The RNA shown here (SAM riboswitch aptamer (S box leader)) has 106 nucleotides and comes from a soil metagenome. The prediction has a mean pLDDT of 86.

């Protein structure tokens, strides 16, 4: 940079101590110890392996590489489209896309 993915699943314990959810805002978690290290546990199948199959597709396996175990990636930004309030200025909600991030593969 590039490709898939992202409403789903998945806690106990020990250290440690003031923040932490990437960032805005907002809403939340947090001395009843978050967050973050260690250890155990565990989910999930991207890559690996293993069958089929023919076209990059289905099915299987968790002993390896990695991820991951509050909240949809918590929401949300930036454009489209629809419903509804409002005289207006504009509000709200729903879907799309888009960025922005996260994880894996290259």
């Nucleotide at each position: 940079c590039u490709c898939a993915u992202c409403g789903a699943g998945a806690c106990c314990g020990g250290c440690u101590g003031a923040g932490g959810g990437a960032c805005u805002g907002g809403c939340c978690c947090a001395g009843c110890g978050a967050c973050g290290c260690c250890g155990g546990g565990g989910c999930a199948a991207c890559c690996a392996c293993c069958g089929c199959a023919a076209c990059c597709g289905c099915g299987g396996c968790a002993a390896g590489g990695u991820g991951c175990c509050a909240a949809c990636u918590c929401c949300u930004g930036c454009g489209g489209a629809g419903a509804c309030c409002g005289c207006g200025a504009g509000g709200u909600c729903u879907u799309c896309g888009a960025g922005a991030g996260a994880u894996g593969a290259g």